[in-house]
RNA sequence: GGAGCCGGAUGGACCAGCGCCGCUGGGCAUAGCCCUGGGGAGGAAAGUCCGGGCUCCGCAGGGCGGAACGCUGGGUAAUGCCCUGGGAGAGACAUCUCCGGAAAGCGCAACAGAAAGCAAACCGCCGUUUUCGAUAUGAAAACGGUAAGGGUGAAACGGUGGGGCAAGAGCCCACCGGUUGUCGUGGUGACACGGCAAGCCAGGCAAACCCCGUUCGGAGCAAAACCAAAUAGGGGGGCGACAGACCGGCCCGGUCUGCCCCCGGGUAGGUUGCUUGAGGCUGCGGGUAACCACAGUCCUAGAUAAAUGCUGGUCUCCCCCGCAAGGGGUGACAGAACCCGGCUUAUAGUCCGGCUCCCGUA
RNA sequence: GCGCCCAUAGCUCAGUUGGAUAGAGCGUUGGACUACGAAUCCAAAGGCCAGAGGUUCGAAUCCUCUUGGGCGCACCA
Numbered sequence: 001g002g003a004g005c006c007g008g009a010u011g012g013a014c015c016a017g018c019g020c021c022g023c024u025g026g027g028c029a030u031a032g033c034c035c036u037g038g039g040g041a042g043g044a045a046a047g048u049c050c051g052g053g054c055u056c057c058g059c060a061g062g063g064c065g066g067a068a069c070g071c072u073g074g075g076u077a078a079u080g081c082c083c084u085g086g087g088a089g090a091g092a093c094a095u096c097u098c099c100g101g102a103a104a105g106c107g108c109a110a111c112a113g114a115a116a117g118c119a120a121a122c123c124g125c126c127g128u129u130u131u132c133g134a135u136a137u138g139a140a141a142a143c144g145g146u147a148a149g150g151g152u153g154a155a156a157c158g159g160u161g162g163g164g165c166a167a168g169a170g171c172c173c174a175c176c177g178g179u180u181g182u183c184g185u186g187g188u189g190a191c192a193c194g195g196c197a198a199g200c201c202a203g204g205c206a207a208a209c210c211c212c213g214u215u216c217g218g219a220g221c222a223a224a225a226c227c228a229a230a231u232a233g234g235g236g237g238g239c240g241a242c243a244g245a246c247c248g249g250c251c252c253g254g255u256c257u258g259c260c261c262c263c264g265g266g267u268a269g270g271u272u273g274c275u276u277g278a279g280g281c282u283g284c285g286g287g288u289a290a291c292c293a294c295a296g297u298c299c300u301a302g303a304u305a306a307a308u309g310c311u312g313g314u315c316u317c318c319c320c321c322g323c324a325a326g327g328g329g330u331g332a333c334a335g336a337a338c339c340c341g342g343c344u345u346a347u348a349g350u351c352c353g354g355c356u357c358c359c360g361u362a
Numbered sequence: 363g364c365g366c367c368c369a370u371a372g373c374u375c376a377g378u379u380g381g382a383u384a385g386a387g388c389g390u391u392g393g394a395c396u397a398c399g400a401a402u403c404c405a406a407a408g409g410c411c412a413g414a415g416g417u418u419c420g421a422a423u424c425c426u427c428u429u430g431g432g433c434g435c436a437c438c439a
Base pairs, nucleotide, nucleotide: 001358002357003356004355005354006353007352008351009350010349012315013314014313015312016311017310018309020040021039023037025035026034027033028032042333046344047343049342050341051340052339053338054220055219056218057217061252062251063250064249066216067215068214069213070212071085073083074082075081086099087098088097089096090095100211101210105209107205108204122150123149124146125145126144127143128142129141130140131139132138158176159175160174161173162172163171177201178200179198180197181196182195183194184193185192186191224272225271226270227269234263235262236261237260238259239258243257244256245255246254265438266437267436279298280297281296282295283294285292286291318329319328320327321326363435364434365433366432367431368430369429372388373387374386375385381419390406391405392404393403394402412428413427414426415425416424
């Protein structure tokens, strides 16, 4: 200098003017208006994909069914998240991706191919018989043996060498690889390494069913409570305490009782919930890390059809013009709605840290 | 705000324990029939199954994310 990998931060700044939504204090004398002070979107507020808090249902029971997850150890309020380690795969490396079980069961594998799951004989190789032929180690047919070779396929039941055989084959043997069992060592563990034994050689799919293990009651702030206002407790249907509704599906069990559904009618106002919280920042300590303990300090939106904006100036980032002074343009994704912790997705531009490989120079 | 569902040809729909070339009806285009038209008959075109990634030998189908569209949910009596 070039190429690449991983992680993090930021998401324009300041000033003035005019507005908008809450809050504090004061005044007018309260139906409201005015003044002062202070606050006012995000890293994802998004998708609503997970996990919790909170509220109600009966404080949450039993069985079946269902759903989600799946290597180890740890973190956490909890998780399907994060960290750490293990194994497998990809890459030249940094690094990245994946993760229970297929020697429990039931299955699936189109087309091609002879054969596709306790394998299989199309060609080939070999044997026997018959026929042809006449002398070749021949040809054809039938029956049988054979998985070494060809060909098909995504996938064809270890590899190399030797023995063996009519020809072959773990059929037998040596070595290598794998698997299973067992023992030892190391590790909390996943697992790793080593010894011994067995020719045992065992395919794929579980993001199809299934098996094993773990977890899960439901609904969601339009939860829920209170106040106020208005109307026709009108019509139809169902059920009748063996019923109906409430608890995602069923049964048991439980609670309430004139309850439920449809049509029609009325109001679509206010208060609480509503923002101080598993909170942020700094320091120090423990831990490989995620994270945790302690101390100090700070208070940082609460709107309800929905406020958080516009204009001007100076500076800044990037682009264009210009020798320069300067001039012009542009600034992403996107907008809180009960609150947190994650994941995922979108994101112009800028900055920082760590690491790998290649080339050059010293 | 919360809960749930759908996407296959121009339109309406089939397509399931995943099998390769995705079908049907209407419509469109061309031809036949007719003096002309409708109806009828024959033939053809038209799809990367909303988009992307993954699992698998193989995906419209299974899983994840994104995009677009649709439905329901207030209180009183």

Overview: The prediction has a mean pLDDT of 79. Predicted 3D model of RNase P RNA and transfer RNA as a complex of 439 nucleotides. It holds a member of the Rfam family "Bacterial RNase P class A". By type it is a ribozyme.